Predicted 3D model of a 486-nucleotide part of an RNA (small-subunit ribosomal RNA, 5' domain) from an uncultured prokaryote. Model confidence (mean pLDDT): 83 of 100. The RNAcentral record of the full RNA draws on Greengenes. Rfam family: Bacterial small subunit ribosomal RNA.
Context: one part of a larger RNA
Parts: sequence; structure tokens; C1' cells
RNA sequence: UUCAACGCCCUUCGGGGCAGCGAAUUUUUAACCUAGCGGCGGACGGGUGAGUAACGCGUGGGUAACCUGCCCUAAAGCCCGGGAUAACAGUGGGAAACUGCUGCUAGUACCGGAUAGCUUUAUCUGGAGGCAUCUUCGGAUAAGGAAAAAUUUAUUGCUUUAGGAUGGGCCCGCGUCCCAUUAGCUAGUUGGUGAGGUAACGGCCCACCAAGGCGACGAUGGGUAGCCGGCCUGAGAGGGUGAACGGCCACACUGGGACUGAGACACGGCCCAGACUCCUACGGGAGGCAGCAGUAGGGAAUAUUGCGCAAUGGAGGGAACUCUGACGCAGCGACGCCGCGUGAGCGAUGAAGGUUUUCGGAUCGUAAAGCUCUGUCCUUGGGGAAGAAGGCGGCCAUUUUUGGCCACUUGACGGUACCCAAGGAGGAAGCCCCGGCUAACUACGUGCCAGCAGCCGCGGUAAUACGUAGGGGGCAAGCGUUGUCC
Repeated sequence: UUCAACGCCCUUCGGGGCAGCGAAUUUUUAACCUAGCGGCGGACGGGUGAGUAACGCGUGGGUAACCUGCCCUAAAGCCCGGGAUAACAGUGGGAAACUGCUGCUAGUACCGGAUAGCUUUAUCUGGAGGCAUCUUCGGAUAAGGAAAAAUUUAUUGCUUUAGGAUGGGCCCGCGUCCCAUUAGCUAGUUGGUGAGGUAACGGCCCACCAAGGCGACGAUGGGUAGCCGGCCUGAGAGGGUGAACGGCCACACUGGGACUGAGACACGGCCCAGACUCCUACGGGAGGCAGCAGUAGGGAAUAUUGCGCAAUGGAGGGAACUCUGACGCAGCGACGCCGCGUGAGCGAUGAAGGUUUUCGGAUCGUAAAGCUCUGUCCUUGGGGAAGAAGGCGGCCAUUUUUGGCCACUUGACGGUACCCAAGGAGGAAGCCCCGGCUAACUACGUGCCAGCAGCCGCGGUAAUACGUAGGGGGCAAGCGUUGUCC
């Protein structure tokens, strides 16, 4: 797509109705996606070292001068109301970014009231204590101050207070590079009183008053620099250094500012100014890799626009789960460290050949060939992890909480590591040095030439010092040089 059949009832046997099926619209419920309101988090994690010689850092203290979301413990409470606004609908403006007006609506958004054993302030009053200001425990009166619900009914939240934990703020002693060819510096400067501000002390800020404050025990100025645990070196004392990992600080295009918030003066928030880049309909707008990759440029020189949230950790959530270039892995680079291999045993006519020679020989040298083996790495074929704890569901037990059992299910790395079999010595050694320091010697060439050289120094006709060869020494998947630290 085509054909046939199929339930019930009625039938005039033509068929009709219902069920059923399909489509469209509307309503409700549930799941999912998405915008918006709202909550929490974007102050952690990640990057960098520009600035900073400073209470920045280190170390030891103080805070009777302070704050602390989430978390834990304890106590008390969670009552009654209200008006808006986004989304949405309608309609405008603009190229865009974006935005105006009108109308409707909800809340754990916002606001008012009540309550107060709690707290703030003021006054009065009673104890206790200390380290100056004071601290702490009570009582009375007056004024002021809270809240939010959701729902699976068991929890998760909300408000106030006290305590804890954690994290911070501030203050102080000591320590913290070079230059004296930097010797004087300072007016909010130093102190006081009062007021303001802050979580909090304080010239932190302001008004007034006084004239102080710092300095050869190095003020001020200039230069350089993030600090530390550590790291390198050294017998140590010390010297140098601050990559990776950890702690603290500072910064986020440059400069300034505040808002929100428990916490920021906020890397991927806001506002202003500046430089730069981009879009534009020229009216106006947008951006900030010192996140992970990557591009260009600079440079002697430094990697992939990889995979995954499986693990660990973080944020949100009751959870499932979502997000996470943190992280876990993989890729590139002998950059470093470590391990392994490039074969093993036997093998003397001491072969050929090279080098040398006093021409006898010596040496490369058991080295090679040859024979007998092995199979690490390699190739091929099989097997194949740990890292997984958890989670959904069901059942049972349990006081919340939780525990047990069953089934299912979760791995990027990765068909990786590892194991087994087969094949086959096959595919795998270089670099520096040999005068002394310093382990290792001869020949030829060269002739103060060419050259070497870390220092001393070699070379002008027998150069163990230059070049080559043979031999030897040292390291070895590296070796040597250069730079740099001790």
C1' cells in the first nucleotide's frame, strides 16, 4: 500500500446506532525542555609575580579593641495582615546593544502589626574578679528589635539567643639585600581634647590646642627584590637560591571608585577615565586568556584547539542528579631520574685483514668464523585486570539515625598493565679523551706553518701535546662543549 475478516444492538437486509480507531480543539494531571521571579554559590578552586624593603613575610605573643555564611551543641519561637512587581498580554522607540508605556499575577521576593524567657539603649541598684581603660553574674523600670514555608508526613528549612568549631581582621617583640660617591627628613607631620567613622583600636578622618616626631644603633633618598617551608653545595660553619609541591602576600588591560554580601573594594560583577581592538544604518554600542588548549610576535628555547567526570575534591540539591580545562588520564619533547636491552656458552691453524717490527715476532684477539643455546625488548595470535566506594529498586531489622540480604547497574585511562603460545640473534652503540694536573702510547704527516689550549704550556725535521691511523682509557642511550651556583 492492497485485499479479506473481526465485538454488541436494531434491521424493511439497502443499511443504521454503539463500542472501537483516527484527526483537530479545549480542560486537568504527570514527566521533560525553556525564559523569568526567588535561594545558595560566583570572595572557593585555577593563573601570574608586575608592584612591594613593608608588620609584606618568618617566628613568638596580644585582642579587657573585633567579625565569622555553611557546620555542631543547647534553649525559645514560627501568630495576624498588606501592597506591589517580573514572567505573560498589548503597544511603541532603536541598525544593534537595549529600552519606554499600558494591563494582569505568584512566592521561602517586599512591607506593616503582634509576641519576647533573648537582645540593644537609658536610669536605678546588689555581688564577684582583674591587667589602666575595665570584665563578669543578677534585679527593677522605660523605649525599641524576629520569623517562611515546602512536602513524599518524614524530613528539609525560617527567626532570636548562648556556646563551639573553622576561617579571618587588627596590634606588638625579634629577624629580613646593596649604596654614605644618599646626612639630614617630617605640617596630619608628633601628641592632646572633642566629634565622626569602622566588626574593631588608632590622625583612620575632621575641628581646636600644643610643638613635637625620626636619624651614624644609618633616618631620608636611590637601586634591586614577592617572603617562607624548602632546594643546591659544603665535613661543618657557611655560601647561593626561592622552578615543581605546600603556607602567606600582591595583582587581574592601565588608573580610580564604590555597590551587593557573612566575606570583595571582587580574574571570567558594576561605574568613571585612559590606551588598544572590533561592530555600526555614524545616532551609538561591544571587549579584556597572568584559567585550559590554541594563534601571532619576540626569542637560543619550552607541548595537544586531546579523553573523562570512572576516582578524589568543590558548588547547588532532600535525593536522583547537574556543573566542575580543579582533578584523573592520554599526546608531544633523552628535559631529568630510574630500570632494561643491543645476546649467552664453547671455540687457536691464535684464520684473513689492519697496525707495528729489531723481520724472529708482537698486537687487535676468543675478538671473528664455526658449533650449541636463550628469548628480556620486538613481531604475530590468544586471555585479561586492580583502581568501585557507591547508586536505583525490592525485602528484613532498627528509636531518629542506620544496618543486613537479594537482583540490576557505574571505568576516561584501556583491550592498557599483566599472563600464555609461536617466530627469530634476527631489528638496536655512540661520544669524549690518552704531556702534567688526570685513567690511558705508538706510527706516519706537518715543520713557530697548519693548528691545540681549563692552567702550566705544545709546534722552528725523529711532536706520547697539531692532523690521521692502529691501540688504549672513561662514560654509555647518551657523550662532550658553553653559560651558571657551591